This is a predicted structure of a 79-nucleotide RNA (c-di-GMP-I riboswitch aptamer) from Desulfuromusa sp. It matches the Rfam family "c-di-GMP-I riboswitch aptamer". Gene Ontology term of the family: cyclic-di-GMP binding. It was read from a public genome assembly, where an Rfam model found it. Of the family's consensus pairs, 90% are formed in the model.
[in-house]
RNA sequence: CUACCGAAAGGGCAAAGCCGGAGUAAUCCGGUGACGCAAAGCCACGGAUCCUCUUUUGCAGGAUGGCCGGGUUGCCGAA
Numbered sequence: 001c002u003a004c005c006g007a008a009a010g011g012g013c014a015a016a017g018c019c020g021g022a023g024u025a026a027u028c029c030g031g032u033g034a035c036g037c038a039a040a041g042c043c044a045c046g047g048a049u050c051c052u053c054u055u056u057u058g059c060a061g062g063a064u065g066g067c068c069g070g071g072u073u074g075c076c077g078a079a
Base pairs, nucleotide, nucleotide: 012037013036017032018031019030020029021028022027035066041072042071043070045069046068047067048064049063050062051061052060
C1' cells in the first nucleotide's frame, strides 16, 4: 500500500401497523412508525414466489432487490 474481516465513531436506510392516494390485483407512492439491516444503495440478468388475462393455462403481461444468486457503485478503518 492492497485484500479479507468487522470493533469504534459520524451517520444512513426503514418492517409490520395506522392515515391518505394509485392500481382489476399482486403491489406501489406520501405521512406516521421502527422489526430489523454493513450495502435493507442501484440494476428484474437467472431462479423462486405472488397477481392478471387466457383459446393454446404459454414461448404472455405485471409485481417482489427487506426471497436467493449475480452485476455494479460507496462511508469508516481497530483487533